[in-house]
Molecule: c-di-GMP-I riboswitch aptamer
Organism: Campylobacteraceae bacterium
RNA sequence: AUGUGAAAAAGCCAAACCUAUCGCGAGGUAGGGACGGAAAGCUAUGGGUCUUGAAAAAGAUCGCCAGGUUGCCGCA
Numbered sequence: 001a002u003g004u005g006a007a008a009a010a011g012c013c014a015a016a017c018c019u020a021u022c023g024c025g026a027g028g029u030a031g032g033g034a035c036g037g038a039a040a041g042c043u044a045u046g047g048g049u050c051u052u053g054a055a056a057a058a059g060a061u062c063g064c065c066a067g068g069u070u071g072c073c074g075c076a
Base pairs, nucleotide, nucleotide: 002076003075004074005073012037013036017032018031019030020029021028022027035063041069042068043067045066046065047064048061049060050059051058052057
């Protein structure tokens, strides 16, 4: 550097649900909590889904998929 996640170790994140709070809403944040995760780190660029809206449009989601970018450990 490339491939890989079988076994292992050190740590890491945290679904549902509950509480508080913000938002019209999808949802966000904090605490509890672990179903899971090898990028479940970051990024709304493309698609998907969802919300508000009569529409135009504006938003939510990266724990739906792909792309971009950075990175721990082991193995080959």